[in-house]
């Protein structure tokens, strides 16, 4: 300085152990008792996609969600961290204390069931072409 095509494979984890428990229904003269709903409520436990960067769920971006569109793509939505230490450099490591988590279902869900044997950011490799 130059080509940028085709293909293959891969590509998300997590409630252990406890507590409480209504309407209805049944028994009873009554007070009451029995039976039955939570991995969602309470205590506690546990999980952390991808690219960047001193190694990141919470710094900057991307993907996943919803809508429009034949497609490319566009719009909406889009959560959370501080302190101390080391060091040239870390909101990323070490110590400590915190916080966050789409949509539908169901006794109210990051963890169960479902869309999903789906999709995707991306990762690895092969072939061709070109320099």
């Nucleotide at each position: 300085c130059a080509u940028g095509g085709c293909c293959u494979u891969c590509g998300g984890g997590g409630c252990a152990g406890g507590g409480u428990g209504a309407g209805a229904c049944g028994a009873g003269g009554a007070a009451u008792c029995g039976c039955c709903a939570a991995u969602u409520c309470c205590c506690g436990a546990u999980c952390g996609g991808c690219g960047g960067u001193a190694g990141a769920g919470c710094c900057c971006g991307c993907g996943a969600g919803c809508g429009c569109g034949u497609c490319a793509g566009c719009g909406c939505a889009g959560g959370a961290u501080c302190u101390g230490g080391u060091g040239a450099g870390a909101c990323u490591c070490c110590a400590g204390a915190g916080c966050c988590g789409a949509c539908g279902g169901u006794a109210c869900a990051g963890u169960c069931c479902g869309g999903a044997u789906g999709g995707a950011a991306g990762a690895a490799g092969g072939c061709a072409c070109c320099a």
Molecule: FMN riboswitch aptamer (RFN element)
Organism: Pseudomonadota bacterium